[in-house]
């Protein structure tokens, strides 16, 4: 100076807004319609640097059938790892809308 992996998925959460549902106000008793998210909420959206739980992944240990000169090759259980490290705009996008979603482990800084 370049290249490869590591970064999957599910449920929650922090947050997030206003399509439904509720509340609050009108209108006009109601149905129903308008208006508010500067309405706690239900139902949504929902983190790389958040929290769980599984999958893959490597590596070993025992077992199978079949190939093969042999190295190996698949397949099934078991058992150990999957650690660690992560400051981060501006602007744009999506859906009704917006956000810690998504352009992103990016630009850029150390």
């Nucleotide at each position: 100076g370049a290249g490869u992996u590591u970064a999957u998925u599910g449920g929650c959460u922090a947050g997030g807004g206003u399509u439904c549902c509720g509340g609050c106000g009108u209108g006009c008793c109601a149905a129903c319609a308008c208006g508010u998210g500067u309405c706690u909420g239900g139902u949504c959206c929902g983190a790389g640097a958040g929290c769980c739980a599984a999958a893959g992944c490597u590596g070993g240990u025992g077992g199978g059938a079949g190939a093969g000169a042999c190295a190996u090759c698949c397949c099934c259980u078991c058992c150990a790892g999957u650690c660690g490290c992560a400051c981060g705009g501006c602007g744009g996008g999506a859906c009704a809308a917006a956000a810690g979603c998504c352009c992103g482990g990016g630009a850029g800084a150390c």

A computed fold for a 110-nucleotide RNA from Sulfitobacter sp., annotated as Guanidine-I riboswitch aptamer. The sequence was found by an Rfam model in a public genome assembly. Model confidence (mean pLDDT): 78 of 100. Taxonomically the source falls in Sulfitobacter (Bacteria, Pseudomonadati, Pseudomonadota, Alphaproteobacteria).